Predicted 3D model of a 1479-nucleotide RNA (small-subunit ribosomal RNA) from an uncultured organism. Rfam family: Bacterial small subunit ribosomal RNA. The prediction has a mean pLDDT of 82. The RNAcentral record of the sequence draws on ENA, Greengenes and SILVA.
RNA sequence: AGAGUUUGAUCCUGGCUCAGGAUGAACGCUGGCGGCGUGCCUAACACAUGCAAGUCGAGCGAGAAGCUACCUAUGAUCCUUCGGGAGAUUAGGCUAGUGGACAGCGGCGGACGGGUGAGUAACGCGUAAAUAACCUGCCAUACACACAAGGAUAGCCAUCGGAAACGGUGAUUAAUACUUGAUGAAGCUAAGAAAUCACAUGGUUUUUUAGUUAAAGAUCUAUCGGUGUAUGAUGGAUUUGCGUUUGAUUAGCUAGUUGGUAAGGUAACGGCUUACCAAGGCAAUGAUCAAUAGCCGGCCUGAGAGGGUGAUCGGCCACACUGGAACUGAGACACGGUCCAGACUCCUACGGGAGGCAGCAGUGGGGAAUCUUGCACAAUGGAGGCAACUCUGAUGCAGCAACGCCGCGUGAAUGAAGAAGGCUUUCGAGUCGUAAAAUUCUGUUCUAAGGGAAGAAGAAGUGACGGUACCUUAGGAGUAAGCCCCGGCUAAUUACGUGCCAGCAGCCGCGGUAACACGUAAGGGGCGAGCGUUAUCCGGAAUUACUGGGCAUAAAGGGUGCGUAGGCGGUAUAUCAAGCCAAUAGUGAAAAGCAUGGGCCUAACCGAUGUAAGCUAAUGGAACUGAUAUACUUGAGUACAGGAGAGGAAAGUGGAAUUUCUAGUGUAGCGGUGAAAUGCGUAGAUAUUAGAAAGAACAUCAGUGGCGAAGGCGACUUUCUGGACUGUUACUGACGCUGAGGCACGAAAGCGUGGGGAGCGAACAGGAUUAGAUACCCUGGUAGUCCACGCCGUAAACGAUGGGUACUAGGUGUCAGACAUAGUAGUUUGGUGCCGGAGCAAAUGUAUUAAGUACCCCGCCUGGGGAGUACGGUCGCAAGGCUGAAACUCAAAAGAAUUGACGGGGACCCGCACAAGCAGCGGAGCAUGUGGUUUAAUUCGAAGCAACGCGAAGAACCUUACCAGGUUUUGACAUACCAAUGCUAUCUGAGUAAUAUCGGAGUUCCCUUUGGGACAUUGGAUACAGGUGGUGCAUGGUUGUCGUCAGCUCGUGUCGUGAGAUGUUGGGUUAAGUCCCGUAACGAGCGCAACCCUUGUCUUUAGUUGCUAACAGGUGAAGCUGAGGACUCUAAAGAGACUGCCGAUGAAGAAAUCGGAGGAAGGUGGGGAUGACGUCAAAUCAUCAUGCCCCUUAUAAUCUGGGCUACACACGUGCUACAAUGGUCGGUACAACGGGUAUGCGAAGCCGCGAGGUGGAGCUAAUCCUCAUCAAGCCGGUCUUAGUUCGGAUUGCAGAUUGAAAUUCAUCUGUAUGAAGUAGGAGUUGCUAGUAAUCGUGGAUCAGAAUGCCACGGUGAAUACGUUCCCGGGUCUUGUACACACCGCCCGUCACACCAUGGGAGUUGGAAGCACCCGAAGUCAGCUUUAAAGCUGCCGAAGGUGAAACCGAUAACUGGGGUGAAGUCGUAACAAGGUAACC
Repeated sequence: AGAGUUUGAUCCUGGCUCAGGAUGAACGCUGGCGGCGUGCCUAACACAUGCAAGUCGAGCGAGAAGCUACCUAUGAUCCUUCGGGAGAUUAGGCUAGUGGACAGCGGCGGACGGGUGAGUAACGCGUAAAUAACCUGCCAUACACACAAGGAUAGCCAUCGGAAACGGUGAUUAAUACUUGAUGAAGCUAAGAAAUCACAUGGUUUUUUAGUUAAAGAUCUAUCGGUGUAUGAUGGAUUUGCGUUUGAUUAGCUAGUUGGUAAGGUAACGGCUUACCAAGGCAAUGAUCAAUAGCCGGCCUGAGAGGGUGAUCGGCCACACUGGAACUGAGACACGGUCCAGACUCCUACGGGAGGCAGCAGUGGGGAAUCUUGCACAAUGGAGGCAACUCUGAUGCAGCAACGCCGCGUGAAUGAAGAAGGCUUUCGAGUCGUAAAAUUCUGUUCUAAGGGAAGAAGAAGUGACGGUACCUUAGGAGUAAGCCCCGGCUAAUUACGUGCCAGCAGCCGCGGUAACACGUAAGGGGCGAGCGUUAUCCGGAAUUACUGGGCAUAAAGGGUGCGUAGGCGGUAUAUCAAGCCAAUAGUGAAAAGCAUGGGCCUAACCGAUGUAAGCUAAUGGAACUGAUAUACUUGAGUACAGGAGAGGAAAGUGGAAUUUCUAGUGUAGCGGUGAAAUGCGUAGAUAUUAGAAAGAACAUCAGUGGCGAAGGCGACUUUCUGGACUGUUACUGACGCUGAGGCACGAAAGCGUGGGGAGCGAACAGGAUUAGAUACCCUGGUAGUCCACGCCGUAAACGAUGGGUACUAGGUGUCAGACAUAGUAGUUUGGUGCCGGAGCAAAUGUAUUAAGUACCCCGCCUGGGGAGUACGGUCGCAAGGCUGAAACUCAAAAGAAUUGACGGGGACCCGCACAAGCAGCGGAGCAUGUGGUUUAAUUCGAAGCAACGCGAAGAACCUUACCAGGUUUUGACAUACCAAUGCUAUCUGAGUAAUAUCGGAGUUCCCUUUGGGACAUUGGAUACAGGUGGUGCAUGGUUGUCGUCAGCUCGUGUCGUGAGAUGUUGGGUUAAGUCCCGUAACGAGCGCAACCCUUGUCUUUAGUUGCUAACAGGUGAAGCUGAGGACUCUAAAGAGACUGCCGAUGAAGAAAUCGGAGGAAGGUGGGGAUGACGUCAAAUCAUCAUGCCCCUUAUAAUCUGGGCUACACACGUGCUACAAUGGUCGGUACAACGGGUAUGCGAAGCCGCGAGGUGGAGCUAAUCCUCAUCAAGCCGGUCUUAGUUCGGAUUGCAGAUUGAAAUUCAUCUGUAUGAAGUAGGAGUUGCUAGUAAUCGUGGAUCAGAAUGCCACGGUGAAUACGUUCCCGGGUCUUGUACACACCGCCCGUCACACCAUGGGAGUUGGAAGCACCCGAAGUCAGCUUUAAAGCUGCCGAAGGUGAAACCGAUAACUGGGGUGAAGUCGUAACAAGGUAACC
């Protein structure tokens, strides 16, 4: 830093998506260790249990247990002088001491610490200020003081009530508890005086008088306390400026409300409260209402500006089951206090009581989801205490969790036979891969053992963590790797499986039999104790654009003006200093971030120093903006003089035309259309003449001319009236521009009331058209169109271009003026057009009338659809207008331009394309191919042109691929191996339907080193063979077609951002992109043409197998012979024709065309071969080749028979005919190309009516031979218009030939039979000259079998005005919403399924406010009272009632919308889309 995705391709607009970072995360798979952090985001849901706030005996009384002593009683045991003594133990005491529990009075603390984020849009928070309007316990400092008295009370005791909680009464007692008095420096209050300061009220200091207010002791020698005042510190309170989410589909809100006076209240100011007075206050700079939300330091992201967020840590606020309230106190309206109400839970003896984890753990529940009912006060901190100390779920630690960040490891070196194995393979190998194994090491981790901290301050003592960190030794590679991805974006590919299935997918998109995209495997890539997915935020996105976007055509300029607020604003001087600039001061908490050092082994982490924007204060400055003042004239305006104009309003006037009416003339039609019909007309139309009436519109002039703000304005005259322009001076002196709301105007249609109504003409009616025709066309025709008044307020209201000002090349028209000139030319102002440069722009284009360069103001846009729809509001009589969403859905939707293709678009040109002709086809019979049907099989392919006498240049067997049946399995065919044999070839028997099978005879190859080799057969085994099985949509090759059409491209250059263009277009010309000219093109290639073959003329050469003119010979005849090259001919080489010559035409010394000469031939002479880039997924896997798939005792191989030859039918292509231009009989003439390898062509002769047979001369072919008689033609005869002497199908009989074989199923002959057919409907084919037509001949295939195919010659026409039309093609141009390219695209209803949504009789829930009722606790006030209590009043939570509005949920039915491979009906749009489209 970008990338993918709209298109055939391009540029642009524009959305969607991806790559990055982050997280209190969750889920899936996996999981070794350590350090540091973090851990209910949901139910401010409910909570069992334990703990979380106590402490002080140095304030006070009282004082249990225990201990000691003493006393009394007891008396185990021991001693004894036997008298007694000692004496454990036990019980007790009006005893003393010690001891200090429980509870109480009192003090301090429970307002801190800890939790949570429900509420709150607020002075709540942040920041900066103010308090001259305030309070402050403990603490510090200073000064001063503590004198004298008094009465109670809890506890305890007694007694009573109660289940309990808890209370009542009596007696008694203490204090640092309480009360009274004294003192009063200082303070306070009231009234003065003086000085001084200040910021409005005012403050401070000094001073006079009067009034008023204090106190407590304890311990026992050192202190701790007490009281008052002042100051400080700390903490708090109040006020203010600025900042702080969304919605206007929330526009008005407010009665203590805003202010004043007085009083009360408070620590303090204040409507904080009350009374009275006034009527204010807030709001478009967004009040009120609704929704959402704790705020900040910070955190994440970003280049930044910003955007998002508010976990942990820190500051502030709020809350503590829900709601209300006060008490105490320095401090609370109080998380672990009180009272009341409510909900819930628990206890109960039913009377009544108790409770509040949003403290730490923990439980249930909710949820995708979040931990231990741990240890310790050792450290830090807190409360109390003189202290020891006690308390402390604050805190310090540990536990659980990969939740995050950071660090480490899972081994290292050597190691090629490149092992085995896996996967792939072109079968050679490649790859996993030095990877493993193996050898040699190491010891981070791990295990065991030993040692063992710092953290402790302050001399000692004191450690939860913890026998932890760390150190040492030993052991052994041992305990430790996964996850995602591999079509592009995006690093990384192969095989198999699957077959639009299963599935994948963030976007584009993969999957329909060769999937790099699914699944698996192998390999590879990425990260790594993690990896992916999901969710969310920022980024990329300049895709809300302040930095940093746009609005002619892509989304977007308001229909137009006037004008309010607002924004912006000419020149000069002076002043001020709000903005602005500079440096200074304060603040900006700490933490965080950044920079540089430091500490844990490093890092994360921790710690030290430095550092920011902003705000505030005062000082200085004065260029610019602003303010004030004074001037100025150029912006703006006024006056004066002019001319132009469909500018507006009203009144009047006019002629032409249409229609109607009246009258005349006149007669059968008129009218209308593509063609008709409806309609009008013999009751007289149309036409024509005259007259009259009525309404509407104003031809010519008329012009990218004029005027107007826009809509718009068009006969003429008059009246009233707006604006612009030009010119000249004079005046005012910034008076200007824009303009949210607002107001006015605003085409057509439409609405209301009243007129009017000729023509036109929605609706409607009829006639046509049509498959239908609710249309287009025709005949009628109502609203309306017109006028007056009033509404509506929209248009593709468009220049799709808001207004203003200034500047920035030109050229050429035109309108209204002016200057100037003898007249043109010229200069200038204002309008209105065209062309065009720079610039701009995606391009098209625009270009002084900007879409250029700048400034100012307004409006509008942010993907397509849903939708300008719904709901709400507002305007309207209505129609409807304005404002204006969401759910859902798609990955596009658009703009401009490019190349094609297409058009029932245009221009030009060509072609047997039409036309002009000739002959046909379509009707008949037959042949042949196809479809269909049939069949055991009727093998397969070909399918508009471009399948159908096609593959097939020839199916009786074979062919043959099909069917039935029989048989074989390494195979009919190929290669390799082993063994045996020596063959092979030939003849032959049996057997079978036939192969098969079983024999027999015969033969014994070549080389050799004698081993064997080569070759062949048989047998065996395995690799394999084989397949006319599938896929022509996996392919090669070949072919068809457009089309023998004139096109198709390239290099360099140039133009264009680019796709592309140019060249190749244009003017001529041609058969031709053929040639010439012109030309930002110049050249070139494939095509065209030519070169090639053939034919037409001549020459030369050569003359055999061809030829024979002359000479000679010779025959019945004959190039038969000698001979010859003259001729024909043969086959080689040449010549010839090139628009070369002449004339004309041509823009013209061009190309070329036309005419002519000459010539065998004249304008490519005729014919052929030759087929550009490409199109049709055209044809062919059955010519051949071939990938993949499939079969392998069969889908292979082989044999016999059958079938491909079927037959109600349909189509194509042909043959023969329908007859006299003919048939038939007889006679008679003239070709060419070809074939004949011997299994061929086959003569003469003979036989047969004939097919043919016999025969075997000749021919190995320019020879001698043969197929082989050419036929039509010509001459003569006959037939005489008929189903015939036409026609020959069909059938009978008899034959011939080929062949193993002729039944299915060949051809031919003879004879007999003698069908349809009498010229072929709609339609359709070929052909432009040696052509059509007609006549025969040959050949390939082939044993045999052409009406087909290929070739050959004979005879031999007609017509072409011409390019309007049909078909096909080419070039240029135009439109396009097509690109699978018109067989395209595409619209709407209906039907079906699903989805979200609007309305809906209603039903139901929520939240807030209003009004009223009731009214707890409690403060306050009043009354009463020794006191406590009591009573009353205001306010007052919860509760209840009511009406309206709001937000949801739901509902029979209903409306449209969206989506959905192959539904129905039409064909509206895109081409002139077939009626131009659209608003």